[in-house]
């Protein structure tokens, strides 16, 4: 120089362990500003955080006022699976 290949952030499921359903939840939506992102630098249409904004949950048993069981398109964590960014310089392997 060529061909290959590892290697994000994320996604659903399955199990654990928590939160709300007695409301300032949480998740989602918009809009704005910030951050993080294969190994390194820069980057978004993807993530994440923050602030305004519109929307908005289903309770039920028992009874020791706590446990249970249901339920929110809920949190956190592990599995293996999906996915395997985009310039450029890298990493391995073959020629």
């Nucleotide at each position: 120089u060529g061909c290959a290949g590892a290697g994000u952030a994320g996604g659903g499921a399955u199990g654990g362990u928590g939160c709300g359903c007695u409301u300032a939840a949480g998740u989602g939506c918009c809009a704005a500003a910030g951050g993080a992102u294969g190994g390194g630098a820069a980057g978004u249409c993807g993530c994440c955080u923050u602030u305004g904004g519109a929307c908005g949950a289903a309770u039920g048993a028992c009874g020791u006022u706590g446990u249970c069981a249901g339920u929110g398109g809920u949190g956190c964590c592990a599995u293996a699976c999906c996915c395997g960014c985009u310039u450029c310089c890298g990493c391995u392997g073959c020629c």

Overview: RNAcentral holds the sequence, with entries from Rfam. THF (Tetrahydrofolate) riboswitch aptamer from Eubacterium aggregans, 95 nucleotides, folded computationally. Lineage of the source: Bacteria > Clostridia > Eubacteriales > Eubacteriaceae > Eubacterium.